RNAcentral holds the sequence, with entries from Rfam. A computed fold for a 131-nucleotide RNA from Pseudolactococcus hodotermopsidis, annotated as FMN riboswitch aptamer (RFN element). Rfam family: FMN riboswitch aptamer (RFN element). Rfam describes the family as follows. The RFN element is a highly conserved domain that is found frequently in the 5'-untranslated regions of prokaryotic mRNAs that encode for flavin mononucleotide (FMN) biosynthesis and transport proteins.
RNA sequence: AAUGGUCUUCAGGGCGGGGGUCGUUUCCCCACUGGUGGUUAAAGUCCAUGAAGCUUAUCGAAUUCUUGGUAGGCCCGAACUUGUGAAAAUCAAGUACCAACUGUUAAAGUCAGGAUAAAGAGGAGGCAAGA
Numbered sequence: 001a002a003u004g005g006u007c008u009u010c011a012g013g014g015c016g017g018g019g020g021u022c023g024u025u026u027c028c029c030c031a032c033u034g035g036u037g038g039u040u041a042a043a044g045u046c047c048a049u050g051a052a053g054c055u056u057a058u059c060g061a062a063u064u065c066u067u068g069g070u071a072g073g074c075c076c077g078a079a080c081u082u083g084u085g086a087a088a089a090u091c092a093a094g095u096a097c098c099a100a101c102u103g104u105u106a107a108a109g110u111c112a113g114g115a116u117a118a119a120g121a122g123g124a125g126g127c128a129a130g131a
Base pairs, nucleotide, nucleotide: 005127006126007125008124009123010122016030017029018028019027031110032109033099034098035049036048037047038046044097045096053074054073055072056071057070058069059068060067061066079095080094081093082092083091101113102112103111
């Protein structure tokens, strides 16, 4: 040094215009957005993974409803063509496609809410120990 320990800090974006409607940022047309690590070269659509949802065990709170921690399990969307190149399902050009849950005068990737997430993959930095 690596690795491990510990602490601090950072860590998600987007409805603007038109149409129709009694009524929509929820419908239709256009618009806009893209967590984290990896991958011979940069990825919403490849390989993994986080948040969300469901659930098991266990330890608590409450003991009517319910609810928190820890360790697991399940679930988990979507891309092709041409070109360049040593190398690209990642770049350029073109044409596509996808987007949790709860709520709402009306169905939501973009509004409100859990959530200033106190959560988080992971990033950066510090500290002590150490063969």